[in-house]
RNA sequence: GGGCCGCUAGCUCAACGGUAGAGCAAGGGACUCUUAAUCCCUAGGUUCAGAGUUCGAAUCUCUGGCGGCUCACCA
Numbered sequence: 001g002g003g004c005c006g007c008u009a010g011c012u013c014a015a016c017g018g019u020a021g022a023g024c025a026a027g028g029g030a031c032u033c034u035u036a037a038u039c040c041c042u043a044g045g046u047u048c049a050g051a052g053u054u055c056g057a058a059u060c061u062c063u064g065g066c067g068g069c070u071c072a073c074c075a
Stems, first nucleotide, its partner, number of pairs: 001071007010024004018055001026042005048064005
């Protein structure tokens, strides 16, 4: 350099073009003599950036960025 995949909450990941969610972590509470465990509740997001398509985009298209996998030839 070519091809392909990924980027969404603090972390790991979901989400037929139609209100962005779960688990863990965090905060609060219940239970317990206390802690742990368990249970309940709460908060937390410019969905990598920009543009396009569309009534409507995390999702489709284009460009760029970052990360990963893989590969012929040359060296």
Model confidence (mean pLDDT): 80 of 100. The RNA shown here (transfer RNA) has 75 nucleotides and comes from a Candidatus Limnocylindrales bacterium. It matches the Rfam family "tRNA". It is annotated as a transfer RNA. Taxonomically the source falls in Candidatus Limnocylindrales (Bacteria, Bacillati, Chloroflexota, Candidatus Limnocylindria).